Model confidence (mean pLDDT): 85 of 100. A computed fold for a 1492-nucleotide RNA from an uncultured bacterium, annotated as small-subunit ribosomal RNA. The RNAcentral record of the sequence draws on ENA, Greengenes and SILVA. Its Rfam family is "Bacterial small subunit ribosomal RNA". Gene Ontology terms of the family: structural constituent of ribosome and ribosome.

C1' cells in the first nucleotide's frame, strides 16, 4: 500500500466484492504439555435440594446434659438450644429491567443541610419508679400460629435532680455574597446520662450522656457534555410566578389556600422508537467509526404494583404490612414460598461450568479477647474459549531402493524423505527429595512507670506432594486443518458430461474442466485449521481532516425578504472569542516509556509520562466581538438625457378565412402516393357588389430589442415599473446572501357568466392495412378568445443558484457619452452598459468552457450519495376536481448510467464501380424426355452436399463387380501386416461329394538347406494383434468454395491523445488499381494491384521429315524425282512505352484527338486470389485425437436394392416449323485419340453390325466435318413439323441385359402451334447457330463434364431505380454487430409488499365507579402500668370509626401501533407460451417534457 467486477476496447463516475485487525463466541475436522486469563450475550422465565448473616454470658433473667460439693433446700464450674437488650443486618455479593433523566461524566455551589461506629477537646455519668418476654400452667388450631393467667432481671422502659454545654430571646460589633454569616455581652425560660469487667490496688480498661471540632461517607443545587426521528409542530392547569401556611436533615409548587395569567418550543419543545453511563475496548496514519462482556467508579432493580415501619442510614435481594399473578402444603377451615448470592436443576437456545475445597492468606460483622460466622475471598475442577511458552527429535546417509503418481516411455517427482548407522533426552511416565505464600494476634520470657512501644520463644497451610531439585528408561508416547481458475502462494492425471455439484466476486459444468468428485503432487499455517455471525477498516462510498452538482447521481420555475450567516476606511476604549504563564483538578486499573519478579513469554510489581478536558488567578491586545466618535471607495438619493414588442386599461385600423344576401356563370369542386366519404343541376367550385361575426396582426424583423421568471410585436391615448449615460450636490455602511414565509407563474385542466371565424381533443365517417381503436383525407364537440375565480406543474434548459472582486487578445451588433475634425453629417479614436462568435492562459473524464468562465477567489442559500421498486404506498398539507408538495421500506440485480474510440448497420448524406439496371440477342418457367434433388413408398431404396456459395454436385461410366444399404447363407488370429509360443506338413496342382455360391467334408501327387538343435515355405491351435465407408468436419491437418481479382490489409520509427487510439491509409486530382501525381507531423516498408509466366496476333532468322509445291520433270494421286520459295511445324529474336506531333489540365499525373503501325493506350484470353469472413464444405480420398464394435458395427457368398412413383422443384436436350423439313449433289476445320487398341480396301446386310485384317506405337496409318452452297420437292396444316409412347424383328458387349444396356429396322404417331407470375445468360471472334473430338469405359444411361474448330451478330442515352462492392462523412441505446437490440398487455410459476368489511393483540390518554394496606389529620362515649393528684379525676397513650390521597379492579370512549383477513392493487424475479411493434438509423409518423 491495493486487487477485481458495466466496455468489442478506453478514460472517468459509480455501486458490490476481496485481501487485515478484533470477539464473552458457535459450528466441521482434528487434538501432545504447562503457565496466566476468560465461561447463560437468548427466558429481569420458572426452580427441587444445600450453604450463602451473624455475633456478644465482660448488658440480663432462667436453665438441659457433664464434674465437683453439699446442710440435700440448693450451690459452684463448664455451657447447647430459646428469649430480653445491643451491634450489624442499608456492607459484601447478583442482575442491566426501568431510565433520554442532574441517570451518568466534568467542573463548580450549599450563607439551605445530616452523619452510627472512628479521632481530638471540653463537661458528666445522682437518686427513684412500673413493668414485660422468657420460665411455669390453661387453653385454640391439621399446621402456621396464636389467646388466657401467674411470676420475674437488664446497659429494655420511665419520671425527679444537675446544665459546662446546647436550643430559645433580646443588644452590640465586624465581616459579606441578596436572603444574610461569625464573635461577644445579657438574662426569666427548656433541655442528658448505664452500666459492666480485671485485680491487692490505682487517676485501669470498655461503656453511657451533652457540646465542639476532624475525618470519611450521603443528600440537594447550577454550568457544560451525553442516540435516532418533523411521515411527532405546538406542548403545559400545580401549569409559571407571588403571598402565607404545612412538611422535610435540608432548598424549593415539595404539599395546601388565595392571587396573577404566565412558562416551554425550529438552537427542536411535546411525542415515539431505542438504550443504564463511565474509566476504558476494538479498528484507524489520524480525524473518526463501532462498543461498554471480565475489571474499576455511579446509577437502577430484587416475583409484578403499592406503601410505609424500624434506623444515623433503606422505603430494605435472604425484613413488615396490602393487592395480584404463579407454585407448593392442607383435616378445606386456613396457611406458606421468593436463586437478576454460590453451586446445581428445568425451559429457552448455535452457545456457556462443580450441587467442589479452606477459612491458611487478604478482607468484613460481632466480640475486651479467645474465637465464631463469611458460596466476599483465596484455591482446585471442567471448556484448545483467548493469550503465551514448549514439544512429536537431531546428525550422517543414493543402488537416488520398494511403492504411489505422472510420462514424450528417455523418464521424472514423493527424495535425505524412508530403510540403515551415529547421537541427545525437553514434555509426558516411574522412583526418591521437596519449599516460598506465615507477618502476626494470643500466651510465655526479658525491657520498661505502664497491660504503650520494642525484643526473644511458642502456635496456625485449603491450595499439597504440585512448583523445584535429583536419578531412571526408551526415539520411544504425541499433526492436522485449510487451498491450489484470477483476485491469491501453491497443477498434474482419473472419473463426470449444463448431469452430479461448485460459488466471497468475476464466474465454472453441455465428452480431452489446473474452477464439480476422487488420487497424486505442492502451497499456507500448525495443537490447530477453516467456516458462519459481527465490529472498524480498505470506503476521499456523508469528504472536519477530505467529495461533489452543464452532459455521468445532484441549482429550488421566478423573485422579495423576516429570523440567521457573513461584511468597506480610521480612532480610541473593553477584553467575548483569541493566546501567554501560573495553579487545582482529571480515581485506580489500561494504553505508552524506563526498571524489577516467575527459566522466557503471556502475567505481575515499582516509578515516569500521558490523560488533548474542566475551573480558578494572572497578563498580552494584532485580528475578532461589542462601546464611543468619525470617514466615503460599498450602497441609496438627487439633476439632465436618450432607447425600448416592459406592464396595466380604453379606443381605433386594415388585409386575409368563414358566413349571410344579390348578380355573372355552368358542371363540376374538393382531396390524395392513389382514391373515397363530402359539397355541387334546389346552381356549387370561380368572379364582382354589399353586408355579419370573431380571432390574429403579413411586410418593417434582426445572429436586434425589453423584463426576475413565465412571457412581450397592427396604430393612438392616459396612467405605470426597471435598466443604461453623463453630472459629483446630499445620507453616510444604511450592504450581500437567505431556511421558514409572501408574490409571480406557459400550455392544458377546473367553476360562473359571455363568446365563437378559423384552427381542432373526445366523436362519426373515408382509406391505408394481416389488423389500424392510427400515421393521411372529409366533419365536427369541449377548448383555444373575454371577464372574474381556482390550478402551481413543463425538457419551467444557459439542464449552468445569487452578489463582489481579479485574469491576454481579436471581431460583430444595440443603446448612450466624450475626444478630434468639420460649415454640417459621416468615417476615426476613447470609454460605460447590453447581446454574440473566436481564442491564450487556466479549467475539465472527455466534450467543451473561455471576461456573458465550466479561470481564480470570497460569502450565503439550496441539492446529491449505485440501478430498479419510486416523480411510487401510507401519513400530514394544499386544492372543487384532476391532482400538487413533502416523501419511505420490504424485495431484486451487479451492475444502470456518462464522455469518447474503432467497427457493423440506416426504409442518412455524398462520390465511384460491377451485364447491377437501362439498350439489346438468346433463353428457362407452359410440352415430352433426359439428370439430379425433395417428398412418399421400402426389407434396403447406403452416405455425405441445402440461400447466394447443395440439385447433370462427390459420381472422368450402379446390369453382377462397383456397394458402403437389405434378406439369406457361411468363417472367426480373421480378404490384408509384423512378432511370439506349440505342433503338423512341403507349397503349388488335381479329384470327387453337398450347396445358390462362399464354405464344409473328403481323397490323390509332392521339397530344399542344415552345425541335426532347426530354418526356408504353407497350414492348424494360442496369444499379442488385424479390420471398421462405425460416431465426432463443433477435437483436427490437409485441401476446397465464398465474399472476389474486389482493392484493399498491415508495420516499423516520428508526431498528437490521460487512454482505447489516431496520424499515415484523410484531402485535390486521376486510375481498371492505396495506379500515379501535388499538398500535408508524417517519413518509409511489407502482403496485395500492376509486372515478370503461358497460349494467341505481325515480322525476322535458324531447321526442312511424316509437313509444303511456286518453277523445272512426272503421276489417277506432291505419288515420285526436286526444291526451302510459301503455307506449317518448334526454338530463337524483333515489336508497343502514351513513344511522335496537337488540345486541355498545375508546362505534373493523365485525359482527347492525331499520324505511324500487324497490334494503341492494361492488344485478347489464362494461370496466379492479400489480411481475414461464414465454429462455410469434407473423419466416405488419404492423414488423425478421443470415443465405440471385436464369433462382429469385421471378412466371403448369392439375390435383392441404390433405377421403387400420386407428386414438387433444379438443371439439360429436343421441339412446336418455311431464316423451316424431307431428298440429291457439293466445298472448307480443328483439338485430339489409337496395341487387351484404332482399323483401311473388298464383300454381305435396308441398317446397327459382319467377314476381312492392307497400315499404324503414328505431322507417314486408321477419321465422313455439320450448318453453308447448287438443284429440286412441300405450301401453313397438329403437316412431308415435332418424334414421346407402345408392338414387333434384330445387331453388339458382356458369365449374365427378368428388375435394369445401348443402338438398328419395321410399324405406331402422344403433348406440343414459342409459354403466366417470375427469371437466367451475354458487350465481340462475343451471344446465337453448327458440327467434331477426349477422358471414365467389356458396353452404357453422355440430351453431362471438358476441349476444339465452322458460320457469326445486336445494343449500351445513360447511374434516377433493384443488387453486390469500395473510399469519406453523419446518427446510434447495435459489438454474437439489423437475422441486432428491446417496449407493453395477456398466460403460468414463486416471493415480498399497498388497500380492504372485519377479527385478535400492546401501549397509552381522558372522564367515571369501587377502593386494600399505609402515612397524615379528626375523632376517639370503648380501653388504659409508669407523670399529677388525698381522691374524684387530669395528663398522655391506644383500639375503633371518619377524611384525603391511593394500587390492583371495573366501566364508556380515544390516540399510537403490531399481528391477522375474503377480496383486490400495482411490483420484482423465472432457456426457448400469446399478441403486436412504441423507442434505439431520418427506427421507418424525429423524439422527449407537462397537461386532458
Nucleotide at each position: 500500500a491495493g486487487a477485481g467486477u458495466u466496455u468489442g476496447a478506453u478514460c472517468a463516475u459509480g455501486g458490490c466484492u476481496c485481501a487485515g485487525a478484533g470477539u464473552g463466541a458457535a459450528c466441521g475436522c482434528u487434538g501432545g504439555c504447562g503457565g496466566c486469563a476468560u465461561g447463560g450475550c437468548u427466558c429481569a422465565g420458572a426452580c427441587a435440594u444445600g450453604c450463602a448473616a451473624g455475633u456478644c454470658g465482660a448488658a440480663c433473667g432462667a436453665u438441659a446434659a457433664g464434674c465437683c460439693c453439699u446442710u440435700c433446700g440448693g450451690g459452684g464450674c463448664u455451657g447447647a438450644a430459646a428469649g430480653u437488650g445491643g451491634c450489624a443486618a442499608a456492607c459484601g455479593g447478583g442482575u442491566g429491567c426501568g431510565u433520554a433523566a442532574c441517570a451518568c461524566g466534568u467542573g463548580a455551589g450549599c450563607a439551605a443541610c445530616c452523619u452510627g461506629c472512628c479521632c481530638u477537646a471540653a463537661a458528666g455519668u445522682g437518686g427513684g419508679g412500673g413493668a414485660u418476654a422468657g420460665c411455669c400452667c390453661u387453653u385454640c388450631g391439621a399446621a402456621a400460629g396464636g389467646a388466657g393467667g401467674a411470676u420475674u432481671a437488664a446497659u429494655a422502659c420511665c419520671g425527679c435532680a444537675u446544665g459546662u454545654g446546647g436550643c430559645g430571646c433580646g443588644g452590640a460589633a465586624a465581616c459579606g455574597c441578596a436572603u444574610g454569616u461569625u464573635u461577644c455581652c445579657g438574662a426569666a425560660g427548656c433541655u442528658a446520662a448505664a452500666g459492666c469487667u480485671u485485680g491487692a490496688a490505682a487517676u485501669g480498661g470498655c461503656g453511657c450522656u451533652u457540646u465542639a471540632g476532624g475525618a470519611g461517607g450521603g443528600g440537594c443545587u447550577c454550568g457544560c457534555g451525553c442516540u435516532c426521528u418533523a411521515u411527532c409542530a405546538g406542548c403545559u392547569u400545580g401549569u409559571u410566578g407571588g403571598u402565607g401556611a404545612g412538611g422535610u436533615a435540608a432548598c424549593g409548587g415539595c404539599u395546601c389556600a388565595c392571587c396573577a395569567a404566565g412558562g416551554c418550543u425550529a438552537a427542536g419543545a411535546c411525542g415515539g422508537a431505542u438504550a443504564g453511563c463511565u474509566g476504558g475496548u476494538c479498528u484507524g496514519a489520524g480525524a473518526g467509526g463501532a462498543u461498554g462482556g471480565c475489571c474499576a467508579g455511579c446509577c437502577a432493580c430484587a416475583c409484578u404494583g403499592g406503601a410505609a415501619c424500624u434506623g444515623a442510614g433503606a422505603c430494605a435481594c435472604g425484613g413488615u404490612c396490602c393487592a395480584g399473578a404463579c407454585a407448593c402444603c392442607u383435616a378445606c377451615g386456613g396457611g406458606u414460598g421468593g436463586c437478576a448470592g454460590c453451586a446445581g436443576u428445568u425451559u429457552c437456545g448455535a452457545a456457556u461450568c462443580a450441587c467442589u475445597c479452606a477459612c491458611a492468606a487478604u478482607g468484613g460483622g460481632c466480640g475486651a479477647a479467645a474465637g465464631c460466622c463469611u458460596g466476599a475471598u483465596g484455591g482446585u475442577g471442567c471448556a484448545a474459549u483467548g493469550c503465551c511458552g514448549c514439544g512429536u527429535g537431531g546428525g550422517g546417509g543414493a543402488u537416488g531402493a520398494a511403492g504411489g503418481c505422472c510420462u514424450u516411455c528417455g523418464g521424472g517427482u514423493c527424495g535425505u524423505a524412508a530403510a540403515c548407522c551415529c547421537c541427545u533426552g525437553u514434555c509426558a511416565c516411574c522412583a526418591g527429595g521437596g519449599a516460598c505464600u506465615a507477618a502476626a494476634u494470643a500466651u510465655c520470657g526479658g525491657u520498661g512507670a505502664a497491660g504503650a512501644g520494642c525484643c526473644g520463644a511458642c502456635u496456625u497451610g485449603a491450595a499439597u506432594u504440585a512448583a523445584c531439585c535429583u536419578g531412571g528408561a526408551g526415539a520411544g508416547g504425541a499433526a492436522g486443518a485449510g487451498g491450489u481458475g484470477g483476485c491469491u502462494a501453491a497443477c498434474u492425471c482419473c472419473g463426470u458430461g449444463c448431469c452430479a455439484g461448485c460459488a466471497g466476486c468475476c464466474g465454472c459444468g453441455g465428452u480431452a474442466a489446473u474452477a464439480c468428485g476422487g488420487a497424486g503432487a505442492c502451497c499456507u499455517c500448525g495443537a490447530g485449521c477453516g467456516u458462519u455471525a459481527c465490529u472498524c477498516g480498505g470506503a476521499u462510498u456523508c469528504a472536519c481532516u477530505g467529495g461533489g452538482c452543464g452532459u455521468a447521481a445532484a441549482g429550488g420555475a421566478u423573485g422579495c425578504g423576516c429570523a440567521g450567516g457573513c461584511g468597506g476606511a480610521u480612532u480610541g476604549g473593553u477584553g467575548u472569542g483569541u493566546c501567554a504563564g501560573g495553579u487545582g483538578u482529571g480515581a485506580a486499573a489500561g494504553c505508552c516509556c524506563a526498571g524489577g519478579g516467575c527459566u522466557c513469554a503471556a502475567c505481575u510489581c515499582u516509578g515516569g509520562a500521558a490523560c488533548u478536558g474542566c475551573g480558578c488567578c494572572u497578563g498580552a491586545a494584532a485580528c475578532u466581538a461589542c462601546c464611543a466618535a468619525u470617514c466615503u471607495a460599498g450602497a441609496g438619493a438627487c439633476u439632465c438625457g436618450g432607447a425600448g414588442g416592459g406592464g396595466u386599461a380604453a379606443g381605433c385600423g386594415g388585409a386575409a378565412u368563414u358566413c349571410c344576401a344579390g348578380g355573372u356563370g355552368u358542371a363540376g369542386c374538393g382531396g390524395u402516393g392513389a382514391a373515397a366519404u363530402g359539397c355541387g343541376u334546389a346552381g356549387a367550385u370561380a368572379u364582382c357588389c354589399g353586408g355579419a361575426g370573431g380571432a390574429a396582426c403579413a411586410c418593417c424583423a434582426a445572429u436586434g430589442g425589453c423584463g426576475a421568471a413565465g412571457g412581450c410585436a397592427g396604430c393612438u391615448u392616459a396612467c405605470u415599473g426597471g435598466a443604461c449615460g453623463a453630472g459629483a450636490u446630499c445620507u453616510g455602511a444604511c450592504g450581500c446572501u437567505c431556511a421558514g414565509g409572501c408574490a409571480u407563474g406557459a400550455a392544458a385542466g377546473u367553476g360562473u357568466g359571455g363568446g365563437g371565424a378559423g384552427c381542432g381533443a373526445a366523436a362519426g365517417g373515408g382509406a391505408u392495412u394481416a389488423g389500424a381503436u392510427a400515421c393521411c383525407c372529409c366533419u365536427g364537440u369541449a377548448g383555444u378568445c373575454c371577464a372574474c375565480a381556482c390550478c402551481g406543474u413543463a425538457a419551467a434548459c444557459g439542464u449552468u443558484g445569487u452578489a463582489c472582486a481579479c485574469u491576454a487578445g481579436g471581431u460583430c451588433u444595440a443603446a448612450g457619452a466624450c475626444g478630434a475634425u468639420u460649415c454640417g453629417a459621416c468615417c476615426c479614436g476613447u470609454u460605460u452598459u447590453g447581446g454574440g462568435c473566436c481564442c491564450c492562459a487556466g479549467c475539465u473524464a472527455a466534450c467543451g468552457c473561455g471576461a456573458u468562465a465550466a479561470g481564480u477567489g470570497u460569502a450565503c442559500c439550496g441539492c446529491c450519495u449505485g440501478a430498479g421498486g419510486a416523480c411510487u404506498a401510507c401519513g400530514g398539507c394544499c386544492g372543487c376536481a384532476a391532482g400538487g408538495c413533502u416523501a419511505a421500506a420490504a424485495c431484486u440485480c451487479a451492475a444502470a448510467g456518462g464522455a469518447a474510440u474503432u467497427g457493423a448497420c440506416g426504409g442518412g448524406g455524398g462520390c465511384c464501380c460491377g451485364c447491377a439496371c437501362a439498350a439489346g440477342c438468346g433463353g428457362u418457367g407452359g410440352a415430352g424426355c433426359a439428370u439430379g434433388u425433395g417428398g412418399c413408398u421400402u426389407a434396403a431404396u447406403u452416405c455425405g452436399a441445402u440461400g447466394c456459395a447443395a440439385c447433370g454436385c462427390g459420381a472422368a461410366g450402379a446390369a453382377c463387380c462397383u456397394u458402403a444399404c437389405c434378406u439369406a447363407g457361411g468363417c472367426u488370429u480373421g480378404a490384408c501386416a509384423u512378432g511370439c509360443a506349440u505342433u503338423g506338413g512341403a507349397c503349388c496342382g488335381g479329384u470327387g461329394g453337398u450347396g445358390a455360391a462362399a464354405g464344409c467334408c473328403a481323397c490323390c501327387u509332392u521339397u530344399c538347406c542344415u552345425u541335426c538343435g532347426g530354418g526356408a515355405c504353407c497350414g492348424a491351435u494360442g496369444c499379442a494383434c488385424a479390420g471398421g465407408u462405425g460416431c465426432u468436419g463443433c477435437a483436427u491437418g490437409g485441401c476446397u468454395g465464398u465474399c472476389g481479382u474486389c482493392a484493399g490489409c498491415u508495420c516499423g520509427u516520428g508526431u498528437c491523445g490521460u487512454g482505447a487510439g489516431a496520424u499515415g491509409u484523410u484531402c485535390g486530382g486521376u486510375u481498371a488499381a492505396g495506379u500515379c501525381c501535388g499538398g500535408c507531423a508524417a517519413c518509409g516498408a511489407g502482403c496485395g494491384c500492376a509486372a515478370c509466366c503461358c497460349c494467341u496476333g505481325u515480322u525476322c532468322c535458324u531447321a526442312g521429315u511424316u509437313g509444303c509445291c511456286a518453277g523445272c520433270a512426272u503421276u489417277c494421286a506432291g505419288u515420285u524425282g526436286g526444291g526451302g520459295a510459301c503455307u506449317c511445324u518448334a526454338g530463337g529474336a524483333a515489336g508497343a512505352c502514351a513513344a511522335a506531333c496537337c488540345u486541355c489540365u498545375a508546362u505534373u499525373c493523365g485525359a482527347g484527338g492525331u499520324g505511324g503501325g500487324a497490334a494503341g493506350g492494361u492488344g485478347g484470353g489464362g494461370a496466379u486470389g492479400a489480411c481475414g469472413u461464414c465454429a462455410a464444405g469434407u473423419c466416405c480420398g488419404u492423414a488423425u485425437g478421443g470415443c465405440c464394435c471385436u464369433u462382429a458395427c469385421g471378412c466371403c457368398u448369392a439375390g435383392g436394392g441404390c433405377u421403387g412413383c400420386a407428386c414438387a422443384c433444379g438443371u439439360g436436350c429436343u421441339a412446336c416449323a418455311a431464316u423451316g423439313c424431307c431428298c440429291a449433289g457439293u466445298a472448307c476445320a480443328a483439338u485430339g485419340a489409337g496395341a487387351c487398341g484404332c482399323a483401311a480396301a473388298a464383300c454381305c446386310g435396308c441398317g446397327a453390325g459382319g467377314u476381312g485384317g492392307a497400315g499404324c506405337a503414328a505431322a507417314u496409318c486408321u477419321u465422313c466435318a455439320a450448318a453453308g452452297c447448287u438443284g429440286g420437292g412441300c405450301c401453313c396444316a397438329g403437316u412431308u413439323c415435332a418424334g414421346a409412347u407402345u408392338g414387333g424383328a434384330g445387331u453388339c458387349u458382356g458369365c449374365a441385359a427378368c428388375u435394369c444396356g445401348a443402338c438398328u429396322c419395321c410399324a405406331u404417331g402422344a403433348a406440343g402451334c414459342c409459354g403466366g407470375a417470375a427469371u437466367c445468360g451475354c458487350u465481340a471472334g462475343u451471344a446465337a447457330c453448327g458440327g467434331c473430338g477426349u477422358a471414365u469405359c467389356a458396353g452404357c444411361a453422355a440430351c453431362g463434364a471438358c476441349g476444339c474448330c465452322g458460320u457469326g451478330a445486336a445494343u449500351a442515352c445513360g447511374u434516377u431505380c433493384c443488387c453486390g462492392g469500395g473510399c469519406c462523412u453523419u446518427g446510434u441505446a447495435c459489438a454474437c454487430a439489423c437475422c441486432g437490440c428491446c417496449c407493453g398487455u395477456c398466460a403460468a410459476g414463486u416471493c415480498a409488499u399497498g388497500a380492504a368489511a372485519g377479527c385478535c393483540g400492546g401501549u397509552u390518554c381522558u372522564g367515571c365507579c369501587c377502593g386494600a394496606a399505609g402515612u397524615a389529620u379528626g375523632u376517639g362515649a370503648g380501653c388504659u402500668a409508669a407523670c399529677c393528684g388525698c381522691a374524684a379525676g387530669g395528663a398522655g397513650g391506644c383500639a375503633g370509626c371518619a377524611u384525603c390521597c391511593u394500587a390492583a379492579g371495573g366501566c364508556a370512549g380515544g390516540g399510537c401501533u403490531g399481528g391477522u383477513g375474503a377480496u383486490u392493487g400495482g411490483g420484482a424475479c423465472u432457456a426457448a407460451g400469446u399478441c403486436g411493434u412504441a423507442a434505439c438509423a431520418a427506427g421507418g409518423u424525429a423524439g422527449c417534457c407537462g397537461u386532458a